Record summary: The RNA shown here (c-di-GMP-I riboswitch aptamer) has 90 nucleotides and comes from Paenibacillus flagellatus.
RNA sequence: ACACGAAAAGGGCAAACUUGCCGAAAGGCAAGGACGCAAAGCCGCAGACCUAACGAACGUACCCGUUUCCAAGGUGGCUGGGCCGCCGAA
Numbered sequence: 001a002c003a004c005g006a007a008a009a010g011g012g013c014a015a016a017c018u019u020g021c022c023g024a025a026a027g028g029c030a031a032g033g034a035c036g037c038a039a040a041g042c043c044g045c046a047g048a049c050c051u052a053a054c055g056a057a058c059g060u061a062c063c064c065g066u067u068u069c070c071a072a073g074g075u076g077g078c079u080g081g082g083c084c085g086c087c088g089a090a
């Protein structure tokens, strides 16, 4: 230095749930709260997954309807990848 993650120290993050706000929704943000996490730090590149407003298709004379499709919207605490990082045995 790389790989790895026992014990310990100093710290860190924060699931469900609740409240408020934003959003069409998925979901996000803030506060509370801790199930867990050695990258549960950052990116959002590939896959996966969620949603379907707009758009398209369909029906309807239209308004409109909801059935189907669609990510340019999301998650990343799902897998892989990239970057960075605390401590330390075998």
Base pairs, nucleotide, nucleotide: 004088005087012037013036017032018031019030020029021028022027035077041083042082043081045080046079047078048075049074050073055069056068057067058065059064
Source information
NCBI's taxonomy places the organism under Bacteria, Bacillati, Bacillota, Paenibacillaceae, Paenibacillus. Model confidence (mean pLDDT): 85 of 100. It matches the Rfam family "c-di-GMP-I riboswitch aptamer". Rfam links the family to the GO term cyclic-di-GMP binding.